This is a predicted structure of a 74-nucleotide RNA (transfer RNA) from a Minisyncoccales bacterium. The RNAcentral record of the sequence draws on ENA. Its mean pLDDT, the model's own confidence on a scale to 100, is 82. Rfam family: tRNA. The family's RNA type in Rfam is transfer RNA. Rfam describes the family as follows. Transfer RNA (tRNA) molecules are approximately 80 nucleotides in length.
[in-house]
């Protein structure tokens, strides 16, 4: 130096293809329940969708550049 993957919730990842209310498990918190305490349930919060710009009426998604991680070459 060049290649291939990722980067969205606190953590793991899902959603890009065919732009149009930002999601699930786990965890936090509140409720119920129970003598308590765990489990089960209800519910509520947490998000600039890795940075900048571009393109559109509208961009997590389409285009450029650039960071960062993980691999392969050299």
């Nucleotide at each position: 130096g060049g290649g291939g993957a990722g980067g969205u919730a606190g953590c793991u990842c899902a959603g890009g293809a065919u732009g149009g209310u930002a999601g699930a498990g786990c965890g936090u918190u509140g409720c119920a329940g129970u003598u308590g305490c765990a489990c089960c349930g209800c519910a509520a919060a947490a998000g600039u969708c890795g940075u900048g710009g571009g393109u559109u009426c509208g961009a997590a998604u389409c285009c450029c550049a650039c960071c960062c991680u993980c691999u392969c070459c050299a």